RNAcentral holds the sequence, with entries from ENA. This is a predicted structure of a 73-nucleotide RNA (transfer RNA) from a Sedimentisphaerales bacterium.

RNA sequence: UCCCCGAUAGCUCAAUAGGUAGAGCGGGCGGCUGUUAACCGCCAGGUCGUAGGUUCGAGCCCUACUCGGGGAG
Repeated sequence: UCCCCGAUAGCUCAAUAGGUAGAGCGGGCGGCUGUUAACCGCCAGGUCGUAGGUUCGAGCCCUACUCGGGGAG
């Protein structure tokens, strides 16, 4: 310098014909229990890496850049 993959909730990750963003764990509240744990129910939590573009509409498509990982020279 070039090529490929990744960046989504506190953490690990889903969301593929573009159509209101989800799960598990974790957190809060409650139930159960003599108490804790376990188990059960409910709730909160996101400018989808940044900036533009396309579109009626973008996590998803296009461009540049940043960061992480891998490869070529």

It matches the Rfam family "tRNA". Rfam's curators write: Transfer RNA (tRNA) molecules are approximately 80 nucleotides in length. The coordinates come from a structure-prediction model, not an experiment, and the mean pLDDT is 82. Taxonomically the source falls in Sedimentisphaerales (Bacteria, Pseudomonadati, Planctomycetota, Phycisphaerae). RNAcentral records the identical sequence in 2 taxa.